[in-house]
RNA sequence: AAAGUUGGCUGGAUAAUCGCUCUUUUUAGGGAGGAAAGUCCGGGCACCAAAGGGUAGGAUGCCAGAUAACAUCUGGGUGGCGUGAGCCAACGGAAAGUGCCACAGAAAAUAUACCGCCUCUUUUAGAGGUAAGGGUGAAAUGGUGUGGUAAGAGCACACCGCAUGCUUGGCAACAAGCAUGGCAGGGUAAACCCCAUCCGGUGCAAGACCAAAUAGGGAUGCAAUAGGUGUGACCCGCACUGCAUCCGGGUAGGUUGCUUGAGAUGCAUAGUGAUAUGUAGUCCAGAUGAAUGAUUGUCUUUAACAGAACCCGGCUUAUAGGCCAGCUUUGCCU
RNA sequence: GCCGGAGUAGCUCAGUCGGUAGAGCAACUGAUUCGUAAUCAGUAGGUCGGAGGUUCGAUUCCUCUCUCCGGCACCA
Numbered sequence: 001a002a003a004g005u006u007g008g009c010u011g012g013a014u015a016a017u018c019g020c021u022c023u024u025u026u027u028a029g030g031g032a033g034g035a036a037a038g039u040c041c042g043g044g045c046a047c048c049a050a051a052g053g054g055u056a057g058g059a060u061g062c063c064a065g066a067u068a069a070c071a072u073c074u075g076g077g078u079g080g081c082g083u084g085a086g087c088c089a090a091c092g093g094a095a096a097g098u099g100c101c102a103c104a105g106a107a108a109a110u111a112u113a114c115c116g117c118c119u120c121u122u123u124u125a126g127a128g129g130u131a132a133g134g135g136u137g138a139a140a141u142g143g144u145g146u147g148g149u150a151a152g153a154g155c156a157c158a159c160c161g162c163a164u165g166c167u168u169g170g171c172a173a174c175a176a177g178c179a180u181g182g183c184a185g186g187g188u189a190a191a192c193c194c195c196a197u198c199c200g201g202u203g204c205a206a207g208a209c210c211a212a213a214u215a216g217g218g219a220u221g222c223a224a225u226a227g228g229u230g231u232g233a234c235c236c237g238c239a240c241u242g243c244a245u246c247c248g249g250g251u252a253g254g255u256u257g258c259u260u261g262a263g264a265u266g267c268a269u270a271g272u273g274a275u276a277u278g279u280a281g282u283c284c285a286g287a288u289g290a291a292u293g294a295u296u297g298u299c300u301u302u303a304a305c306a307g308a309a310c311c312c313g314g315c316u317u318a319u320a321g322g323c324c325a326g327c328u329u330u331g332c333c334u
Numbered sequence: 335g336c337c338g339g340a341g342u343a344g345c346u347c348a349g350u351c352g353g354u355a356g357a358g359c360a361a362c363u364g365a366u367u368c369g370u371a372a373u374c375a376g377u378a379g380g381u382c383g384g385a386g387g388u389u390c391g392a393u394u395c396c397u398c399u400c401u402c403c404g405g406c407a408c409c410a
Base pairs, nucleotide, nucleotide: 001330002329003328004327005326006325007324008323009322010321012299013298014297015296016295017294018293020031021030022029023028033305037316038315040314041313042312043311044310045203046202047201048200052236053235054234055233057199058198059197060196061195062076063075064074065073066072077091078089079088080087081086092194093193097192098191099188100187101186114134115133116130117129118128119127120126121125142160143159144158145157146156147155161183162181163180164179165178166177167176168175169174207256208255209254210253217247218246219245220244221243222242227241228240229239230238249409250408251407263282265280266279267278268277269276270275300303335406336405337404338403339402340401341400344359345358346357347356353390361377362376363375364374365373383399384398385397386396387395
C1' cells in the first nucleotide's frame, strides 16, 4: 500500500422567528429511535380462587457461569469452513419401539449375489466357495499395506479409525495416555417417539372509579344437579346457581392505570468476561383525532432506514454516507 | 395497540405421515355447421408470495421476511 476480518461511534450542524404538546421552578424547563419496526422469545403489572393436583399440548437440548427471566449473553469443549485473523453449528438419544428411504441396483437392512474370480462335474450348462475387483445409488456391512489362500476374506499381523475398561488433567463438557476386543451390524429424530428441564390462561380494548341513558323486552335451543356459568384445551377441586344464539333497546363521555425505573451517567472495587457491589450528582416524551413542525441565514458529504402509545431485558429484520481501534494475509522499502 | 387466518395456472379451488402438482371455468388449435353458440378431440400455460436452512430429495418440516383479510368497548 492492497485485500480481508473483528469490535465500536455517528445518523446533518448552528442561530433567529413563528407554532404544537407536557409539567405548580410558568419572564421557566422537558419533548422519538438504534432500531420506536416485526410482535418472535422472556419478565414486571392487572384480572381470573389463593394459581392448587392430573392429562393433553408446547418450548428448550455439549459444559460451566451471568440474570428478575429467557430460545438471550459471557467463557470453555467438540465438529465444520478458511492460507490466516476469524466465522458457523436445533450440538441429547438410531443395540427402547414404530415408520420412511422414489428411480437405479443382486441387495436399502430378520438380508443377499448381476458381471467377475476360484474349484469340481455329466462342460453353449450345472453345483459349490468368495465379496478382493467392476457396476447402481445421496447412502452398500471399517480404511491402507503385508502375509496367507484354489480364489478370497479381520483369516492373521502393523498403523489409523471405532467400542469397552482403567489412569492422569479439568468443577464439567472433554482431552491425553495405557490395556483389551476383530468390529458392534447404513441414513433419517427441523418423522412419530424416548429421556431430562421448564411452562396455568388472558392482555392496558387487562383492570379500577365516576357520570349518562333504557323496554331488566321477545324468540329459539340446551339443562334443571353425572347439568350450567366463572374458565379461552380437558378432568378434579373451589365459588356461584340460568346459560348460549338471534331479533331489538341504550351509552359510546370523563378520571385513573401512565411513567422514578430489574432507570440512565461518571468514578472506584471484584471478575478473563457477561455482570455484580458501593458511591456521587441527576430526572431524561407521556399524547388520546393523538404533540416534536415550518420559514430564513451560514457551512458540509445535500442527509439512509424509519415515528413512542402500559413498561422493561433480548432476538430478528431495515439502514445512504462518514469516522476510530485491534488483528491477519500478500507485495514493496528501510 | 392486542389477537387470529390466508397466499398454488388468467379466475375459483384441490393436493398429509416428504418422492418431482392436478380439477372446473377461461385461452389456443382442429373437427362439426351455410355461419355462430353448444358439443367432441387435442395443446399450451406454474421460480407453489420471497429468502435461507434440515434432508439424497421440500408445495409439504423449521426460521426470517413481504402482501392481503378478519376479530376486539360498555350497560340492561

Overview
Two RNAs folded together computationally: RNase P RNA and transfer RNA, 410 nucleotides in total. It holds a member of the Rfam family "Bacterial RNase P class A". About the family: Ribonuclease P (RNase P) is a ubiquitous endoribonuclease, found in archaea, bacteria and eukarya as well as chloroplasts and mitochondria. Rfam links the family to the GO terms ribonuclease P activity, tRNA processing and dimeric ribonuclease P complex.